[in-house]
Context: one part of a larger RNA
RNA sequence: CCGUGAUGAAGGAACUCGGCAAAAAAGCGGUCGUACCUUCGGAAGAAGGCCUGCUCGCCCGCAAGGGCGAGUUGCAACGAACGUAUGUCGGGCGACUGUUUACCAAAAACUUAGGUCCCUGCUCAAGCGUCUAGCGACGUAUAGGGGCUGAUGCCUGCCCAGUGCUCGAAGGUUAUCGGGAGGGUUGACGUAGUCCGCAAGGAUUGCCAGGCUCGAACGUAAGCCCGAGUAAACGGCAGCGGUAACUAUAACCGUUCGAUGGUAGCGAAAUUCCUCGUCGGGUAAGUUCCGACCCGCACGAAUGGCAUAACGGUCUGACAACUGUCUCCAUCACGGCCUCG
Repeated sequence: CCGUGAUGAAGGAACUCGGCAAAAAAGCGGUCGUACCUUCGGAAGAAGGCCUGCUCGCCCGCAAGGGCGAGUUGCAACGAACGUAUGUCGGGCGACUGUUUACCAAAAACUUAGGUCCCUGCUCAAGCGUCUAGCGACGUAUAGGGGCUGAUGCCUGCCCAGUGCUCGAAGGUUAUCGGGAGGGUUGACGUAGUCCGCAAGGAUUGCCAGGCUCGAACGUAAGCCCGAGUAAACGGCAGCGGUAACUAUAACCGUUCGAUGGUAGCGAAAUUCCUCGUCGGGUAAGUUCCGACCCGCACGAAUGGCAUAACGGUCUGACAACUGUCUCCAUCACGGCCUCG
């Protein structure tokens, strides 16, 4: 010096990102007493007091034990040991118990009961499988599946133009199939020509049945176009200019654009850049914290808004108590490191 443990004058968080770590106070039992708030259950063991040994007597009791009184020792009586909450006040987030990154994250993340929307009438929907079988379910809409939200309380505004979904079917468009105008090609037999040949016949051109092939009109589905509905579907919810008898501000007016222009509530917030905003509180001193204000860079209503008792190994601020965290270090025990052997 390192590790583990122990003690410490005076001070007592001055340490530090932060009381991290440590400490002690309290502690068991009895008894008294207990606030805000509250969903009336809680909060609560709130907090905070007092008592506790031994001896004798009396009372109650079957007993165990309990009660009352007197006396008595010490600084101290759950006298040691074991065992056994630190407490209080404020705020954010999440209702809660629960779950999670096995091996750097336990949380405000996930889940949750509750809410709501959509699908599904049973050989259900969804999902698995090539097909069966099987699952859903030996269930049947108070059921099953999917999405979002997330106890509870008060609520959940406006927009269907875009995207999606649902419904509709007059018209437009469209695959396929039908259809077959017409065209191309080949072309037997036949026929009409031309050429050669005396003739028989041969060569060649046109037409033609049929074959092959291209193929318009027209008829024909969903879909799309189209019409409507739907936002607890995906989502969205403006700008500029002017105006009141100090000034300032603008209830008011004008104008542009848009489907509609952000309602209630909240607001420098887990959201505020400017910003350590401004004011108030707390401190001697406060970029944090609490209460307000509102010009919200860039809150806002189930991608839920705002409250909320209880709860939390949560995050954040303050206080009491307590301490070697510190001023400022010292000593001790044990084990190392180191030296020698």

Description:
Large-subunit ribosomal RNA, domain IV from a Pseudomonadota bacterium, 341 nucleotides, folded computationally. RNAcentral holds the full RNA, with entries from ENA. Lineage of the source: Bacteria > Pseudomonadati > Pseudomonadota.